[in-house]
Order: sequence, then C1' cells, then structure tokens
RNA sequence: GUGGGUGGUCGCGAUGGAGCGCCGCAAGGCGCGCCGUCGAGGAAAGUCCGGGCUCCAUAGGGCAAGGUGCUGGUUAACGGCCAGUCGGGGUGACUCGAAGGAAAGUGCCACAGAAAAAAUACCGCCGGACGGCCGCGCGCGAGCGCGGUCGGCUGGUAAGGGUGAAAUGGUGCGGUAAAAGCGCACCGCCCUCCCGGUGACGGGAGGGGCAUGGCAAACCCCACCCGGUGCAAGACCAAGCAGGGGCCGCGGGGAAACCCGCCGGCGUGACCCGCGCCGAUCCGGCUCCGAGUCGGUCGCAGGAGCCGUCCGGCAACGGACGGCCCAGAGGAAUGACCAUCACCUGUGCGCGGCAACGAGCACAGGCACAGAACCCGGCUUACAGC
Repeated sequence: GUGGGUGGUCGCGAUGGAGCGCCGCAAGGCGCGCCGUCGAGGAAAGUCCGGGCUCCAUAGGGCAAGGUGCUGGUUAACGGCCAGUCGGGGUGACUCGAAGGAAAGUGCCACAGAAAAAAUACCGCCGGACGGCCGCGCGCGAGCGCGGUCGGCUGGUAAGGGUGAAAUGGUGCGGUAAAAGCGCACCGCCCUCCCGGUGACGGGAGGGGCAUGGCAAACCCCACCCGGUGCAAGACCAAGCAGGGGCCGCGGGGAAACCCGCCGGCGUGACCCGCGCCGAUCCGGCUCCGAGUCGGUCGCAGGAGCCGUCCGGCAACGGACGGCCCAGAGGAAUGACCAUCACCUGUGCGCGGCAACGAGCACAGGCACAGAACCCGGCUUACAGC
C1' cells in the first nucleotide's frame, strides 16, 4: 500500500414506478405483494486535536483559566502535513527530538561528598620553622653539620585521587618549590564587525583569559491562539388534558345597566383523566387563542465531495477542464446459503533437482480487525493473507 472477484436463491432498509385491497362524501390515509435503482470502512473504532453548522452570550480592551512554543510554507483550521535549520543516534540508507528565555526575579539540586553556586579544602602535592628517630662526617667532649624518615603546626595549591546525574572550560607545551589561563597554541565560550540566506542558521575576521553550573514536563517571563454549547444542537406542525377569551343556552340576584354560577363530596387510583355512588332547582354546547405533552416533519446526505487529464510548486498543496452522484436507519437495514475462481496452510501423488526446494494435480481446512448515526480535515489504536 491492498483489504477478495463473478453468478444465483432467499431476506432486510431506502427510493422511483405501475397496481390491488380496506377506510373516508372528498382531500387523503393504511396495508399487501410486483418491477427498477442504491445500500459501511481503512480504520465506520478511541472521541485525542482542529473546523463547518447550531443555539445562547457578546461594544472595544484587559484580567483570570487553558493551550501552543526552532524557521519558512500549506490549509477553512489544527498540537496535522510538507520543506528546511540545529542537536542526539547510526559505517550508511536513514532515524529521533515539548527544540523560546537560566547575565529579570523566586525556588529546588535527594543520596554520596570537604564543597551543589556562596565559596570552600577530605586525601594528596610543595615550602617554612620545630620536635622524635636513623645513618654518615667532624670534634677529646658537651655537641655541631648534612641527608633520610615520621609527627603535629603554619603557609601555598586545586595538577592528581575520592563522591556524585552534575565539581567552577578541554588538550598540549612552557612555567613553578608544587601549582594554576599564570603565559602561549589549538578547540570551546562570550562580544563586535563583514559575507551568504526570506528565516531558523551557516561561513569568515578581529577582540576578550573566561565572566555565565544544572532544572522552566518548578513558579515565572516573552510571543501567539482561545466565549460557552454539542444534532438528545436547533427549527416547524401539533391530538388529548389543563388554562384564558367570545357567542348561545340554563339557573340566581337587581328597577335597569349589569353581576355571579354552570359543580361539590366520597370511593377506585402513586397521581391526572376516567368510571361508580351520593348531594344539589338546572349541571352546559359551539368556537377562537397562545404556550405546549404524545406523535410527526425538517435539520440529513451536492459536499473544504469523488475520479481522470493537464498546469504551477522540491513537496505538503493549489488551479483549470472533463466526467460522476456515492448508505441515510431511528431499539437502529446493509445479512444468510450455494456454485465457481483467486489466495494461504496441511496431506498425498508423480515430475525436475545431489539436496534445500520448485512449479503442477487431487483432497481437507482457513480467509483478519471490525461495523455508519449531523458532516469534514487530522492523530492514535486494532488487523488474516499478500
């Protein structure tokens, strides 16, 4: 990278067509089979990152919180991708890197070690004076001199040893009592300038003996990004019940205008409706309204779309032209069986070959990971065989 091919039968979902049956005055609704077309993925997965879309919030700016962090590009956007730079690894092809700032401040650096950022000195090395011991020399002698060694004291040193993840630039030569950038050369570092590059950065020249240990996946500083919510978003239609208005009717009050009422109690029951019983003079009809439950429709499949050719670009990617339409469920369709071909494994047969093995035929078995649910770009993870 690819993710079995072809054909048939039955079944499921979507959609187009013609038809039959039932209901309805009609509009239309429901059901049934028939014909045609279409019907999972490279990851549909994890839901980690980014966007479209949606509603809510929102003058602008800032704070808080979160994220990203070499450079340039790409893109709707990204923490993705491409090209490069620097650093680590590899002989190499190549590969890996949260890769801004530690001379702004704060903090931390376990154990070990003398000492972890302030400077210091455990062993050691060297000098000095003193003391003990030994040897040699001189002296009649007390003793003196020289050398060695040991001890504490004092001074120098940071070469070497030791500790540590890390020890105050490295190597070499000079230098010194022993040492040390103390001096010098080279390497490293810092500063300045020049050249190349869009840039990260690279190359060169000059200067400075070196100041500035490490950790920011500790706080922090700097630069940039960022409102919340997820299709159960959201929009529309809308039974029934409850609520409100109007008209009519009935009852009561009032001279009239007009006002009031059209149910209450108990049982059943979690509750509402309903039903049953009782009471009361009567115990209501039609219609409209907004909100909105059950339910239904949209959102929802023409898109940052797929394929091909050409052009620009190192590439990611972009552009032009032509062609194509490619799931749309809603407890959730996309399946099962058969035949055949391909592939893999095993066994057997004969052939070739010294052998390993190879191609062929036959038989048996196997053929993964996993399944859309608003859509898209990535990342990550899973995966038989080739």
Predicted 3D model of a 386-nucleotide RNA (Bacterial RNase P class A) from a soil metagenome. The coordinates come from a structure-prediction model, not an experiment, and the mean pLDDT is 78. Rfam family: Bacterial RNase P class A. Rfam classes the family as a ribozyme.